[in-house]
Context: one part of a larger RNA
């Protein structure tokens, strides 16, 4: 100087505590361990792995297993040499495919030779093989915590200190005062971008016939600026008018020097080491979906603040959709998934698209039920060469556990939390109950810092470095 401490001061955070709601019990989806397998590819392991890498594993993807096969090779780029055969296409055998043999077909030119394209033959190629403890890029945590540092005096024999410590105060090393310091940088803040008000000006395809909404872009407006206390008069806090907003209006981008030899060499790239008729490459099928078990994360419930019917088919907001074929109207058909049909749209046009929970009526009468829906057994739609292994729906039927969940634990302070839906990414199709957004309804509660978790700053003790 630093770390540490079941030393000490102060301070902060949904840390606790005060609420609401949830996990732990059950079914079921998902992910990991485990165990099985021929393989059940790989990585991620306390918080900082586990609905993660994957924003889509039937084939493909695929790295993983079994078989068949190729060996200058599936893709690259040279240099010798040969070559107008071959290649590609089509036709026959064989094959499960890849493949492999056979047969037909056949080059272009400025005629020097080149160019393309096969063979051969070399240099080479190719690895998602290992080394994230050799690297770069990246990313996770501390954490939007408030802190990291310099240059120069000064101070110390010196490592070093000081500056940055004190007094107030802030969300903030933010400011004030002060003081052997005076300044400066990396961060806080502010510039950025959504939203909340008003004004202008444009309005197509929007509202309409005119006022307001809508929408697109530029303004304004908020600064503790005024007013009253408190305070060192200061910083600043507390209240108050005014105002759509008030003391940082809300929410977002934006993460200092650094830790943890954190994480990735399978996202790229890269050093070194290692395969080279295989650890490279085709391809056919399986496998990544196993299932005594065990833990994470979520959907769906146990029901009366409900569950079914039937009206009103009330009332959004953001998003997507055709130069490779996308969104798909009305109308028929079907109990349905769909199926015909074909209009409109290159989008404020037209579609996706009926929001849903609400609201009002009527039935149910607290039971394993008119709750809950697993499980199966049947008949089908769709996509797509192909739904056995292993897709999603829809329909009859079946109707399983569950009666609010042990120690423990999680999330949240306001338009939050809970509740209800809708949209999209990737994507033929989908195991999505996932993630990323959007509006709809809309709460309770904070007395306070003793404690529990983590963090900050000063000081204390050390056998620790």
């Nucleotide at each position: 100087a630093g770390a540490c401490g079941g030393g000490g001061a102060c301070c902060c955070g949904c840390a606790c505590a005060a609420g609401c709601g949830g996990u732990g019990g059950a079914g079921c989806a998902u992910g990991u361990g485990g165990u099985u397998u021929a393989a059940u590819u790989c990585g991620a392991c306390g918080g900082u792995a586990a609905g993660c890498g994957a924003a889509g594993a039937a084939c493909c993807u695929u790295a993983c297993c079994a078989g068949g096969g190729c060996u200058u090779g599936a893709a690259c780029u040279g240099u010798a040499g040969c070559u107008g055969c071959a290649a590609a296409u089509c036709c026959c055998a064989u094959g499960a495919a890849a493949g492999u043999g056979g047969g037909a077909c056949u080059c272009c030119u400025u005629c020097g030779a080149g160019g393309g394209u096969g063979c051969u033959a070399u240099a080479g190629a190719g690895g998602u093989g290992c080394u994230g403890c050799a690297u770069g890029g990246u990313u996770g945590u501390c954490g939007u915590c408030a802190g990291c540092u310099c240059g120069u005096g000064c101070u110390g024999u010196g490592a070093a200190g000081u500056g940055u410590a004190c007094c107030g105060u802030u969300a903030a090393g933010u400011c004030g005062g002060g003081a052997a310091a005076c300044g400066a940088g990396c961060g806080c803040a502010a510039c950025c971008c959504c939203u909340a008000u008003g004004c202008u000006g444009u309005g197509u395809u929007a509202a309409a016939u005119u006022g307001u909404a809508c929408a697109c872009a530029g303004c304004a407006a908020a600064c503790u600026g005024c007013c009253u206390u408190g305070g060192a008069u200061a910083a600043c806090a507390a209240g108050g008018a005014g105002g759509a907003a008030g003391g940082a209006g809300g929410g977002g981008a934006u993460g200092a020097c650094g830790c943890c030899a954190a994480a990735u060499c399978a996202g790229c790239a890269u050093g070194g080491c290692u395969c080279u008729u295989a650890c490279g490459u085709c391809c056919u099928g399986g496998g990544c979906c196993a299932c005594a078990c065990a833990c994470g994360u979520g959907c769906u419930a146990c029901a009366a603040u409900g569950g079914g019917a039937a009206g009103u088919a009330a009332c959004a907001a953001a998003g997507g959709g055709u130069u490779u074929u996308g969104c798909c109207a009305a109308g028929u058909c079907g109990c349905g998934a769909g199926a015909c049909g074909g209009a409109g749209c290159u989008a404020a046009u037209c579609c996706c698209a009926g929001a849903a929970a609400c609201c009002u009526u009527c039935c149910c009468c607290c039971a394993g039920u008119u709750c809950a829906g697993a499980u199966u057994g049947g008949a089908g739609u769709c996509u797509g060469c192909a739904a056995c292994u292993c897709g999603a729906c829809u329909c009859c039927a079946u109707g399983a556990a569950g009666u609010c969940g042990g120690a423990a634990u999680c999330g949240c302070u306001a338009g939050u939390a809970a509740a209800c839906g809708c949209c999209g990414a990737u994507c033929a199709g989908c195991c999505a109950c996932g993630c990323g957004g959007c509006g709809u309804u809309g709460a309770a509660u904070a007395c306070g810092u003793u404690c529990u978790c983590g963090g900050g700053u000063c000081u204390u003790g050390u056998a620790c470095u």
Small-subunit ribosomal RNA, 3' major domain from a Candidatus Magasanikiibacteriota bacterium, 465 nucleotides, folded computationally. Its mean pLDDT, the model's own confidence on a scale to 100, is 81. Its Rfam family is "Bacterial small subunit ribosomal RNA". The full RNA is in RNAcentral, with records from ENA and SILVA. The organism belongs to Candidatus Magasanikiibacteriota, within Bacteria.